Small-subunit ribosomal RNA from an uncultured delta proteobacterium, 1410 nucleotides, folded computationally. Rfam family: Bacterial small subunit ribosomal RNA. Its mean pLDDT, the model's own confidence on a scale to 100, is 84.
RNA sequence: CGAACGAGAAAGGAGUCUUCGGACUCUGAGUAAAGUGGCAAACGGGUGAGUAGUACGUGAGUAAUCUCCCCUUGAUUUUGGAAUAACAAUCUGAAAAGGUUGCUAAUACCAAAUAACAUCCCGACGUGACAUCAUGUUGGGAUCAAAGAUGGCCUCUCCAUGGAAGCUGUCGAUUAGGGAUGAGCUCGCGCACCAUUAGCUAGUUGGUAAGGUAAUGGCCUACCAAGGUUAUGAUGGUUAGCCGGCCUGAGAGGGUGUCCGGCCACACUGGGACUGAGACACGGCCCAGACUCCUACGGGAGGCAGCAGUGGGGAAUAUUGCGCAAUGGGGGAAACCCUGACGCAGCAACGCCGCGUGGAUGAUGAAGGCCUUCGGGUUGUAAAGUCCUGUCGAAUGGGAAGAAAUGCAUAAUAAUGAAUAAUUAUUAUGUUUGACUGUACCAUUAAAGGAAGCCACGGCUAACUCCGUGCCAGCAGCCGCGGUAAUACGGAGGUGGCAAGCGUUGUUCGGAAUUACUGGGCGUAAAGGGCGUGUAAGGCGGCCUUAUAAGUUGGAUGCAAAAGCCCUCGGCUUAACCGAGGAUCCGCAUUCAAUACUGUAGGGCUAGAGUACAGGAGAGGAGAGUGGAAUUCCCAGUGUAGCGGUGAAAUGCGUAGAUAUUGGGAGGAACACCGGUGGCGAAGGCGGCUCUCUGGACUGAUACUGACGCUGAGGCGCGAAAGCUAGGGGAGCAAACAGGAUUAGAUACCCUGGUAGUCCUAGCUGUAAACGAUGGACACUAGGUGUGGGAGGUAUCGACUCCUUCCGUGCCGUAGCUAACGCAUUAAGUGUCCCGCCUGGGGAGUACGGUCGCAAGACUGAAACUCAAAGGAAUUGACGGGGGCCCGCACAAGCGGUGGAGCAUGUGGUUUAAUUCGAAGCAACGCGAAGAACCUUACCGGGGUUUGACAUAUACCUGCAAAUCUUAGAGAUAAGAUCCUUCCUUCGGGAACAGGUAUACAGGUGCUGCAUGGCUGUCGUCAGCUCGUGUCGUGAGAUGUUGGGUUAAGUCCCGCAACGAGCGCAACCCUCACCCUUAGUUGCAAACGGGUAAAGCUGAGCACUCUAAGGGAACUGCCGGUGACAAACCGGAGGAAGGUGGGGAUGACGUCAAGUCCUCAUGGCCUUUAUAUCCCGGGCUACACACGUGCUACAAUGGCCGGUACAAAGGGUAGCGAAACUGCAGAGCGAAGCAAAUCUCAAAAAACCGGUCUCAGUUCGGAUUGAAGUCUGCAACUCGGCUUCAUGAAGUUGGAAUCGCUAGUAAUCGUGGAUCAGCAUGCCACGGUGAAUACGUUCCCGGGCCUUGUACACACCGCCCGUCACACCACGAAAGUCGGUUGUACCAGAAGUCGCCUUACUAACCCGCA
Repeated sequence: CGAACGAGAAAGGAGUCUUCGGACUCUGAGUAAAGUGGCAAACGGGUGAGUAGUACGUGAGUAAUCUCCCCUUGAUUUUGGAAUAACAAUCUGAAAAGGUUGCUAAUACCAAAUAACAUCCCGACGUGACAUCAUGUUGGGAUCAAAGAUGGCCUCUCCAUGGAAGCUGUCGAUUAGGGAUGAGCUCGCGCACCAUUAGCUAGUUGGUAAGGUAAUGGCCUACCAAGGUUAUGAUGGUUAGCCGGCCUGAGAGGGUGUCCGGCCACACUGGGACUGAGACACGGCCCAGACUCCUACGGGAGGCAGCAGUGGGGAAUAUUGCGCAAUGGGGGAAACCCUGACGCAGCAACGCCGCGUGGAUGAUGAAGGCCUUCGGGUUGUAAAGUCCUGUCGAAUGGGAAGAAAUGCAUAAUAAUGAAUAAUUAUUAUGUUUGACUGUACCAUUAAAGGAAGCCACGGCUAACUCCGUGCCAGCAGCCGCGGUAAUACGGAGGUGGCAAGCGUUGUUCGGAAUUACUGGGCGUAAAGGGCGUGUAAGGCGGCCUUAUAAGUUGGAUGCAAAAGCCCUCGGCUUAACCGAGGAUCCGCAUUCAAUACUGUAGGGCUAGAGUACAGGAGAGGAGAGUGGAAUUCCCAGUGUAGCGGUGAAAUGCGUAGAUAUUGGGAGGAACACCGGUGGCGAAGGCGGCUCUCUGGACUGAUACUGACGCUGAGGCGCGAAAGCUAGGGGAGCAAACAGGAUUAGAUACCCUGGUAGUCCUAGCUGUAAACGAUGGACACUAGGUGUGGGAGGUAUCGACUCCUUCCGUGCCGUAGCUAACGCAUUAAGUGUCCCGCCUGGGGAGUACGGUCGCAAGACUGAAACUCAAAGGAAUUGACGGGGGCCCGCACAAGCGGUGGAGCAUGUGGUUUAAUUCGAAGCAACGCGAAGAACCUUACCGGGGUUUGACAUAUACCUGCAAAUCUUAGAGAUAAGAUCCUUCCUUCGGGAACAGGUAUACAGGUGCUGCAUGGCUGUCGUCAGCUCGUGUCGUGAGAUGUUGGGUUAAGUCCCGCAACGAGCGCAACCCUCACCCUUAGUUGCAAACGGGUAAAGCUGAGCACUCUAAGGGAACUGCCGGUGACAAACCGGAGGAAGGUGGGGAUGACGUCAAGUCCUCAUGGCCUUUAUAUCCCGGGCUACACACGUGCUACAAUGGCCGGUACAAAGGGUAGCGAAACUGCAGAGCGAAGCAAAUCUCAAAAAACCGGUCUCAGUUCGGAUUGAAGUCUGCAACUCGGCUUCAUGAAGUUGGAAUCGCUAGUAAUCGUGGAUCAGCAUGCCACGGUGAAUACGUUCCCGGGCCUUGUACACACCGCCCGUCACACCACGAAAGUCGGUUGUACCAGAAGUCGCCUUACUAACCCGCA
C1' cells in the first nucleotide's frame, strides 16, 4: 500500500416497534483494529572494540563476476487446479504462546501449453594482439515463463436506454539484449615500533581431478611432487581504525585523525545459518555464555555504540523540547502516511566574529587615597559641573524573506485512440501548505541612565614605591628571592598588558643545526672497531667509441571526489559564516620524443692495478743447532769471625767453618758493548751466533695483461700481560704467605725468606691508556733541517763531499683549519668514495635475555629513579711536606730575660644585690683607664622627680633671679624667714628674664661596628699596586711589570711590541754629629781692673763654651780594581762625617664584614611616672684557682757605713717653694725668690776612695704582721701614700717551652713629666756607665720575584671518598601464591550448513486401484 485479497466492529446520532427489559433499521463505515499478499526494512542514524593487512590511500585489471528498484529495446501476458490465515467452535498454559476441528480469497501456491536472440550439447564461417577466450552470422537437438488491478468507450461482433466476448488508456507480471548505479574478486606502489623476536611453514608451496561460489583461487577434498618465505627484516610481540584533512614550521619536516566528507569494522560476548537483488542483518531468527527482569518454579522476556533521558566513572561535556513548513529517504496511481535523517528552538563565554558599557568640554589641578627631601608630587581632565548623542537593554506600534511544488477547479494546445471519452504532457488563472515566529527588520518614547574585569610589575619581559613579615609565613617557568631597611613573600597606592574576558593547568609543533635529507660531529669535550683478510653481500669506480633507453629530461592523455587552504567576485547593515568561478592537488598510470650523465650490452686504449727480469737492506716469521759472560747450587783447596742488610736496625746466614778467594762440575733463563726519536712487521710485537724453510716492502730498466680497482655489514684469522687445562722444566726474579722493622695502628712502602707464575709442548681465553687516545684508499696544497734504504749525475787516480730523484722515519714552520691547546705533504688543510661510532651527568658497561667460554669472564646491552649540571681548553689568583733566586734578630753565633719565688697589675673563672661595659691568636690580657675612697660611674640597694638635670618654640597665668638664715631629713628635697631689686610706657600694657600649666618635644654609656661616617690596628716601611695609548688574543686576559746584571728598594743600567704616566721607594721636613756668619742676657769667663775663705761675686768684655736664627759641608765627587766602554760593587785618599752618616715624622692598591654606636657623628629599632633624671650608701678593690705583663730578689762584679765627683731633659702662681729652725724620719714651722737660660723642684745614681761583712737562708732577701705617727682630702672602715720601731715568709738562678737585642745598641744606673687634692713597680721622655757575637742561609717562622701542578676560587682552616646509624623514594632478585595471554597433544561438544541413511507425515503433480 483497500487501485493485490477475504473478512469487518463499537461508542455516539437519527428513526420504527416495544411486554419498557429491550429489539430492529439507517448513519457512524467499508471506518478502527487484526490477517493473507507486495515493497521497504542491507538506506538513513551511532560507535571505533577489533584490525599492522580479507583494512586504508592511489593507480590498474576482471577476456574470472553479480546488480532489486530506474532508463531503453524486442517478444509475451494462454489453459487449469488444490489449499491456507483471518474467522468460528473447542482444548492446554500463570504467562509467552500453542494444539485440534470447520469455512474462505488473491498479483499467495501448484500443474500444463507455447517460446528464443537465453542456457547447455554437436557443427560451419569471419573479426580481435596470444589466450582457458571475446564478438558477429548461421544449422541441428535438449531445457525453462507469466497475474492480474483499474479508468474510459461503443468503431467492429452479440444482447440492444446500456452492457459485454470487444476496443482503448494507465499500472503491474514474464522473457531476452543494452545502459546507468551499486557491489564482489585480483594486482603494483605507499602506509607504526621492537633484532634483548632469526628463522617460519604439512593445506604448508605447486600440479591433476571432482566439489563449491555470482565469480578466480588450497576456497574445500583425494592423489602426486617437495616446495614456499626471510637480513630489501620473514615469524613473533607491542601499539593503532585508514584517508581527504587539521595544528605547527621559512621550508623540509614533526604531531594528529574531534567536527564535515570517503572507505572499513562493530551492534551485550562468542558461534551459526535463513530470507533476499543485496545481510551472515543495530531496533530479524537459532544456539552457547555473562548480566537484568517476570514467574503459579513448570517456564518465559530483554539488548540506547539511534534521539532525548537515568545511574556510574570522571577535572569535564547539553533538552525525556517543536515540526515534517523546507531538503532528503521509503511505500503508494495519487491524495496521503512514515521519517529523533533533517529543519528549528533550549542549555554552556567552549570557539570564532561584531557591538556596547558613552562623546565633547571642564584646573580652585577640589576632596579623599598614596608617596614625600615636608617644598611638594601622583591618582588627574580623571571626578564634580556644563553641553550633547542614542548602539544594546526597556516600553509601545508595525512586520517580512524562507513557498518551490503536488493536489484540486477552470481554460487552452498537443499525443494516443474509432472517439469530442479516458489518460498523459505542456501552458495560463485561481486555490491549498511556515515548526522557527509576532522571530529578523523598521518606527516612536524616555533616559548617561541598567552594563568591567582579570593578570602582571627582580632579569628573561612592557610596568615601582610604601607598610607588614624577619630563612618565619610564603613565592618560584629558569636563574633564584625571604636570616630587621625585600621593586621577588602578604597588603596598599601607582603603573603595564589584555579585555567580556583574563590567568593557570595539560597537550602538540616551534625556537632545537639538541637525530643535522635540506643541516652536525668523532686528537684532548660523547664518539675510530685492537689489527688484518675477505663475500659475484652491498656501496662507489680510469680514457675512447657503438647500441639500448631502465634511471634521467621534455611534451601529450587519463585519474588524482566534494568540502577545506589560496585568489577573484558575490549574499547576510559589517565580520565570522555562506555561494559562484578560478588556481592548486608537487602523485600514479599510459604514450610520444631526447640521449649529455648514470645503468646495461658490445668493441678498443694504458696513465689505476698486476706479472715477468736485475739488485741491495732489514731484531719480519717458523724450525734445528750452537756460544760466552753473569747469578745460584754441588765438590775440593786456602782462610777466620763475621757476613748480609738499612735512614738506623733486626729477622736471616755463619765455628757443623759462612762472607772472601782459587780450581772443577751441574742446571735453567736472558743475550752487556754495538744500540741510534736506527731497522722490520697489519697490529700485538721482534735483539748473541749459524743453518734450513718462508712472507712482505723498496729501487732500476724494459716487456706483457688490459680496469683485473677502492672500501667492506656479517664471516674467517691473528691478537701484550695476567689467567685456565694436561705434561715437562725450574737458575734468577717473584703475587699469595711467613718473619723482621717503621707506625697510634701498618693486613703497605723498607729488609730477610718464599709458592704459584715467569720458560717449553699442545690447547683455551680474546681483553689493555691494544694510544698517534687520530679507520682505510686516492688526488691536490710554501719551505727549511736531520736520519735509514736504493738509483743517477758532477768532481776525483780513488774515497769523502756536493747536486738531483724514489721510498721510509723525526724536528721546525707558511697558508689553511681548530673552542683553544695545537695540526701543518707522515694534516687535525682542500676534495671524492666506503666502513665503524656519538647524541647531558649519574644509575651502568650494571640488570634481564641471548651467544661464546672448563672457569675467571667476554660480546651484545636497557629501564625505573635522580641531578642541573657533568665535561674540554685556556686565564687570573691562592695553595703545594714542587723547583729556582732573594730578604728580615727568621735561624745560626752571642748577651740578658720570661716560665720556678714573693709582691704589683690586667684577664679568665668563680662568687656576689652589684662585682658596669668593651677588647679575644700574632694584631685581647700595666689594653680603652695620662691615675675607681665621694665624684668619676655607666652597675646594685634604698629614697625622690616627671615638659623633666639640658635645648628650642607657641599659648595662658604669675612674678625678677640670686644670696643668707632656721627647722625636718642620710641627702636629694620640703616648709618657713630675711632681702624687696631690670628696661620702656600712651599706665591699659609691652620687652628681656624667671617660675607654673598645656602642647610639640627633651633625655637614653639602651640594641645593631654585620646598616654607617670618622678614627685606629694588622700584613708592613714589605716593594709592591695600577693606568693611558699601542700591540697580541674570539675571549677571560697578556704585554708594559718578564729576561741579563745590580740595589735597602719596580733602585738603576742594558735588552725587549712596547712607549709613557700615576700611587708607593728615594729625596724634600725635624733632630743629633763638624764648621762659618749674626746676636750676647738670665748664658760664658780668655786678657785687664776690683774683690772673697772660696766662687763671673763685681767693673769692663763677647774671644771660647753655650744659646738660637741663617748658611756651608757628602755628591760614589776623586784615585785604583772588577764589570758588558753600563748600572753598580770592592778597596783607598781626603774629611767632623762615606756610600740611605745615626734617629724621627712619613704607611701605596688592598686584606681581615679586624676594632670602636661607651670619645664624637649618624640610619633604623626600642624606651618615655622610665632603659630618663637627682641623692645617700655599697660595688667596680671579692678569691679554692688558671694565664699574660712587670717589680724585687736569690747575693761578694755583692750588702752595709763613711767620704768625694760628673748630667740631660723637663715642671712651677689654687703653683714651685730657698735659707734658717724643730723632729730619728715622714713632715712641720717659716717665708726670701720666681709667671722663671735669673728663683725653685734639685740630692743625680751607678762610678771612685776608704772601712766592714766572708758564703750562711747570712749584715742576702724583703713579703707578711703588730705598734706608733704623718700628709692629702667634707671623709682614708670597706679602700690612699709616706715615716719610724718591731716582725723577717718564699726564694740558693728556675721543667717542657719561650721573649728581646747587631752599637752608643743590649745590659745596668739614676732623673723628669703627663694624669693628679692625694695615690705609679705602669706609660712617656732624659741623660750616665757601656759590652759580646754574626761562619753562614741547610733547617724553623714571615715576606718578595720567576716557574710548575691543581678536580681549590668562602681559595688547603680548600676540596673530597667509602662504610656505618636513622628516615624516605625508585628499581632488581626472592621460597611461593594468584591472574592474563599463547603453542602442541588429547577429552567432551550446542545451534547450524552440506552429505548419507532410516522412520513418520504430505492437498494440488505422477503411478496404480476404486